[in-house]
RNA sequence: GGGCCAUUAGCUUAGUUGGUAAAGCAGGGGACUCUUAAUCCCAAGACCGGAGGUUCAAGUCCUCCAUGGCUCA
Numbered sequence: 001g002g003g004c005c006a007u008u009a010g011c012u013u014a015g016u017u018g019g020u021a022a023a024g025c026a027g028g029g030g031a032c033u034c035u036u037a038a039u040c041c042c043a044a045g046a047c048c049g050g051a052g053g054u055u056c057a058a059g060u061c062c063u064c065c066a067u068g069g070c071u072c073a
Base pairs, nucleotide, nucleotide: 001072002071003070004069005068006067007066010025011024012023013022019056028042029041030040031039049065050064051063052062053061
C1' cells in the first nucleotide's frame, strides 16, 4: 500500500424488508431476611465512532475519515 470484518447503555451483545433502539450483567430504589447473600419487583440509563449524501423517513443504504482486528504483498 491492497482486500475483508467490527464500532449501538458503564460492560457484553441483539436490532428482520429502511418506519422513532431490545436484553443480560453492573449501578440505583424497594420487597423478603435478625443481618448479609441469594431470589423477586420497580425505575433510570445509548440519538447508534465522526462528517457528509440518498430518502417523506437511516443503527440499517452510499461516500470519506478515525480506531481496532484479520489477511495479501